[in-house]
RNA sequence: AACUGCGCGCCGGGAGAACUGGAUCGCCAGUGCCGAAGGAGCAACCGCCCCGGUAAACUCUCAGGCAAAUGGACCAGCGCGCUGCG
Numbered sequence: 001a002a003c004u005g006c007g008c009g010c011c012g013g014g015a016g017a018a019c020u021g022g023a024u025c026g027c028c029a030g031u032g033c034c035g036a037a038g039g040a041g042c043a044a045c046c047g048c049c050c051c052g053g054u055a056a057a058c059u060c061u062c063a064g065g066c067a068a069a070u071g072g073a074c075c076a077g078c079g080c081g082c083u084g085c086g
Base pairs, nucleotide, nucleotide: 003084005082006081007080008079009078010077012075013074018031019030020029021028022027032066033065034064038062039060040059041058045053046052047051
């Protein structure tokens, strides 16, 4: 140097889930439904063992969502920075 890991930016891909009624086609109401923003919860394990720490794509559905758009975990590529290796 390359490469690994982490973070940021750009860019591409990116799922799921209804009906009815009303309406001024931004939407509203009722019931139902979805999980991949966010949020919350728990195991093994660990500890100073009363108790506490601690995970998710699991669970819950507060939030969000159920035409499109927006958003979207996550993945790929590029660039930059840090770290490890060398």